The RNA shown here (Bacterial RNase P class A) has 339 nucleotides and comes from a Candidatus Omnitrophota bacterium. Rfam family: Bacterial RNase P class A. Its family is annotated with tRNA processing, dimeric ribonuclease P complex and ribonuclease P activity in the Gene Ontology. Rfam classes the family as a ribozyme. The coordinates come from a structure-prediction model, not an experiment, and the mean pLDDT is 77. The sequence was found by an Rfam model in a public genome assembly. The organism belongs to Candidatus Omnitrophota, within Bacteria.

RNA sequence: GGGAGCAGCCGGGCAGCCGCUCUGACUAACAGAGAGGAAAGUCCGGGCUCCAGCAGGCAUGGUGGCUCCUAACAGGAGCAGGUCGCAAGACCUGGAAAGUGCCACAGAAAUCAUACCGCUGCGGAUAAAACCGUAGCAAGGGUGAAAUGGUGAGGUAAGAGCUCACCGCGUCGGUAGAAAUACCGACGGCAAAGGCAAACCCCACCAGGAGAAAAACCAAGCAGGGUCUGGCGCCUGCCCAUAAAAGACCCGGGUAGGUUGAUCGAAUCAGAAAGAGAUUUCUGAUCCAGAUGAAUGGCUGCCUUAAAACAGAACCCGGCUUACCAGCUGCUCCCAUCA
Repeated sequence: GGGAGCAGCCGGGCAGCCGCUCUGACUAACAGAGAGGAAAGUCCGGGCUCCAGCAGGCAUGGUGGCUCCUAACAGGAGCAGGUCGCAAGACCUGGAAAGUGCCACAGAAAUCAUACCGCUGCGGAUAAAACCGUAGCAAGGGUGAAAUGGUGAGGUAAGAGCUCACCGCGUCGGUAGAAAUACCGACGGCAAAGGCAAACCCCACCAGGAGAAAAACCAAGCAGGGUCUGGCGCCUGCCCAUAAAAGACCCGGGUAGGUUGAUCGAAUCAGAAAGAGAUUUCUGAUCCAGAUGAAUGGCUGCCUUAAAACAGAACCCGGCUUACCAGCUGCUCCCAUCA
C1' cells in the first nucleotide's frame, strides 16, 4: 500500500422567535418534558387482565451437542465434534442396533445381494489361439451420489480378513474433564450392511386458552320470548376431578357519555467487586412522550466535512428478522514492498 474477517459509533447538537400536547396547578403568567435504531414485521418469550377452580391424563404443538446466563426464550456466552477457507473466521449438531418406508435413471446387482466385461482349473482337442461345456472367484474394469470396510505384504490354480501389519469398527477397562468429548490399553476378524428422520416414527425437555377493542368502575336506557338443567348442567382444546353458585345458550328490542387500565419499569446512567464470558452483587444519582380521529412542528444562525437514507409511539418489556444516506472507530488475518 492492497485485499479480507469480526465488532461498534452516529443517523443530529446548541441558541433565538413563533406554534402544539402533557405535567407542575383550580385558572393564568412562568417553568420542565415531548417519536426509533429499527418505533417496522407480529416471528419467539414473558409481565399484566379475564375465563377459573389445586392436581393428573390424553390430544396437539414446539425445541434438540454439552455446560452456564436470564423472568423466560427458537435468545446470549463459553466449550466439544464435523464441513468449508492459506488464515483471521463462517456454517451445522438427539436417535438408522425399536419398527415401517424411500433411494429415480444408469447398472449384473441398491438389503439380508449379485456376475455385464473379466481371471483361473479340467475337458472337447491338438502345439497354440478363438469357441463350447463344467467347476471355482468377486481381487481388476465398467455404471452410479452410494456397490457391503481401506492401504500394503504374504498366500492361492486364480482370488477373498484366507493370514499378518497399520487404520477403521465393536466390547471392556483406565486417565483427564462438571459434561459433550479426547487420549491410552486389552480382546475380537467384525451382517455394527450404505444414505435419507427438513420421511412417518422413537427418546428427552417444555407448553391450559384468549387478549388492551384484555378488563374494572360510574352514568344512561328498556321488551321481552324460547331451549337445557335442578346441586346437575355449563364455562377459553378434550377426559377427569374439584371450587363457586342457580347457571348456560339462542332469537328480538333499547341505551352508549366518562374515569381507570396508561407509564416508577425484570428502568436508565456512573463507580467498585466477582467471573474465561454472557452476566451477577453492592453503592450513588436520575425520572426520560402518554395522544384517543390521534400532539412531539416551522424559520434563522453556529458546530460541520454528515444531517440528504430507512422511516412515526398507541399496554409494557427482553430477543430475532428485514430496510437503510453520509461519515467514523477498534481488533485480527493474508499478500507485496522498504528499513